[in-house]
């Protein structure tokens, strides 16, 4: 000086990944409430409500459904757009378990946080399933196909296979090898 291991620091990939704020827009004159009528069940609990079951609690006779008029009158998931900030396992997803909350308990379901773990380099078109839903869209997976990056191999530079972020690129510190 090189080469291997460990460690810390700074970067790269591009429609890059997230999160807030504001404003527009669309739910919409909708949902709900209240008023006033009609219908249908049904009468003090073997009936209606309170996300499903069961069991119990708490209201109720129409305050339980479903329709008509009349007034008042939202919102969420979501698009656009513009600034703002953390960042490159950014970030999302699966299982499994905890806490909380839906009237209580006990089981299921949803929603939100948290620990383990296990998948996925990045964006995008298509399909299917799933989620969610006013609508149109979006979102997860899986699978296709283009695309871009990184790195090994080969070729002699066009470009081909392959591979996976615990990876790759720089610089530094310790150790070891000859």
């Nucleotide at each position: 000086a090189a080469c291997a291991u460990a460690a810390a620091u700074a970067g790269a990939g591009g429609c890059g990944c997230g999160a807030a704020u504001a404003a527009u827009u669309g739910g919409c004159g909708u949902a709900a409430u209240u008023a006033a009528g009609a219908a249908u069940u049904g009468u003090u609990a073997a009936g209606g409500a309170g996300a499903u079951g069961a069991a119990c609690c708490u209201c109720c006779a129409a305050u339980a459904u479903u329709c008509u008029u009349a007034a008042u009158g939202a919102a969420u998931u979501a698009a656009u757009u513009a600034u703002u900030u953390g960042c490159c396992g950014a970030a999302a997803g699966g299982u499994a378990u905890a806490u909380u909350a839906u009237g209580u308990u006990c089981a299921u379901a949803u929603a939100a946080u948290g620990u383990a773990u296990c998948u996925u380099g990045g964006g995008a078109u298509u399909a299917a399933a799933g989620u969610a839903c006013a609508a149109a869209a979006a979102c997860u997976u899986u699978a296709u196909u283009c695309u871009u990056g990184c790195c090994a191999u080969a070729u002699u530079a066009a470009u081909a296979u392959g591979g996976a972020g615990a990876g790759c690129u720089a610089u530094u510190u310790a150790u070891g090898u000859a």